[in-house]
Molecule: FMN riboswitch aptamer (RFN element)
Organism: Calditrichota bacterium
RNA sequence: AUCAGCCUUCGUGGAACGGUGAAAUUCCUUACCGGCGGUGAAAGCCCGCGACUUCCCUUUGCAGGGAACUGAGUCUGUGUAAUUCAGACGCCGACGGUUAAAGUCCGGAAGAGAGAGGGUUGCU
Numbered sequence: 001a002u003c004a005g006c007c008u009u010c011g012u013g014g015a016a017c018g019g020u021g022a023a024a025u026u027c028c029u030u031a032c033c034g035g036c037g038g039u040g041a042a043a044g045c046c047c048g049c050g051a052c053u054u055c056c057c058u059u060u061g062c063a064g065g066g067a068a069c070u071g072a073g074u075c076u077g078u079g080u081a082a083u084u085c086a087g088a089c090g091c092c093g094a095c096g097g098u099u100a101a102a103g104u105c106c107g108g109a110a111g112a113g114a115g116a117g118g119g120u121u122g123c124u
Stems, first nucleotide, its partner, number of pairs: 001124001003122008015030002018028002031104002033093002035049004044091002053068005073089005095107003
């Protein structure tokens, strides 16, 4: 140093002294936020993964496996190279609840997980 085993840590963010109204952080105006890996240059909107939701299989049960579902971007510039940078104008955001319709409030969730670290043991 490679590989393998064991242990362990981390692992999603976001509205206002506004308006209307009996009632709205849900409507209007204006804001704010963006998991993980990859990609000759850095990504919410390119490729893929995870979670959410549904179905099937398996188990005494827990856990596990498989499938489906799963939103959104263009132009210009620079450059060897950018739908990732700069400029401009846009767009998207599960399910249940809530005296009024939710990406931002409450809830499943002190959950789960893609993954990112640390320690230790062993073979070579």